[in-house]
Context: one part of a larger RNA
């Protein structure tokens, strides 16, 4: 020097990308417990107190024929020791945000999460020899089920909603019209041959599905403007034109897991805050089941504060073990 342990003046997170690590807490009995809340919970919340031993004394069960022995609480009064849950083993606590409701399940062998999954919701397909799905077929699964079943897509508990557009792609629905394949039809126009005939090419018309046209459907894919003016300070513009569209973003939310400009302005918190909370709206580029917005509870998720504690650190020390290095 390495590792793995103990200990440690004075601070106590200053350390760092983060309290990583490590301290600290710890069981038992009493007490005593906020916001919020789906009225179950949050909670072991947070917070304090106690706990050995000797001795008297009250008491509870159980054996036992009794003497008595085990056995429960309590209540007095004494001893020890630095320390009585005396070693092991055994929660650190709180406050504020984001995301996901929640238990769960993942990348065997660098991600365990915010990703999957879910209860529930919603659209669509399926009338049964269903529909889908394996198979060339037989058959076989769905299912020994039958629309309160099964399949597929999408969304994720609950709550309180879920706007506006069917102009494009998709899908469903239409006895008409256009178009149009094979094929049906032959007017006619050819080789050839003396002809009979044998062999081509071929106009009209009639010929399905699909297209093309009509509607319908957005919890189907998807989409959801520009511009000029205006109010008795000034700024702003409820308000008016005007041009384009299928239709011009409703509620509710917003500098956010989105803000480029940005460390955006203001307010908190700190001595000091590019992070954090809470407002603001000027949303480069939120926005309603690619769901929007809340929301108890839950989380080896994740921002950021507090109290406790510590060798993370001011600054490093010394012990123990075991390697390594020098000398023998």
């Nucleotide at each position: 020097c390495u590792a793995u342990g103990u200990u440690g003046a004075a601070g106590g997170a200053a350390c760092u990308c983060g309290g990583c690590a490590a301290a600290a807490u710890g069981a038992c009995c009493c007490c005593g417990u906020a916001a919020c809340u789906u009225c179950g919970g949050g909670a072991g919340a947070a917070g304090g107190g106690g706990u050995a031993c000797c001795u008297c004394u009250c008491u509870u069960u159980g054996g036992g024929c009794a003497a008595c022995c085990a056995u429960u609480g309590g209540g007095g009064g004494g001893u020890g020791g630095c320390a009585c849950a005396g070693a092991c083993u055994u929660g650190g606590g709180g406050g504020u945000g984001g995301c996901g409701a929640c238990u769960g399940u993942u990348u065997a062998u660098u991600a365990a999460a915010a990703a999957c999954a879910c209860a529930g919701g919603a659209c669509u397909c399926u009338g049964c020899g269903a529909a889908g799905u394996c198979g060339c077929a037989a058959g076989a699964c769905g299912a020994c089920g039958u629309a309160u079943a099964g399949g597929g897509u999408c969304u994720g508990a609950c709550g309180c909603c879920u706007g506006c557009c069917c102009g494009g792609u998709g899908c469903c629905g239409g006895a008409a019209g256009g178009u149009u394949a094979a094929g049906a039809g032959g007017a006619g126009c050819g080789g050839u041959g003396a002809g009979a005939g044998c062999u081509g090419c071929g106009a009209a018309u009639c010929g399905a599905a699909g297209c093309c046209c009509c509607g319908g459907u957005a919890a189907a894919c998807g989409g959801c403007g520009g511009c000029c003016g205006u109010a008795a300070c000034u700024a702003u513009a409820a308000c008016g034109g005007u041009c384009c569209u299928a239709a011009g973003g409703u509620a509710g939310c917003g500098a956010a897991a989105u803000u480029c400009c940005u460390u955006g302005u203001c307010g908190g918190g700190u001595a000091a805050g590019u992070u954090c909370c809470g407002a603001c709206c000027u949303g480069c580029a939120c926005g309603a089941a690619u769901g929007g917005c809340g929301u108890a509870a839950c989380g080896a998720c994740u921002u950021c504060c507090c109290c406790g504690c510590u060798g993370u650190c001011u600054c490093c020390a010394a012990c123990a073990u075991a390697g390594g290095c020098u000398c023998a």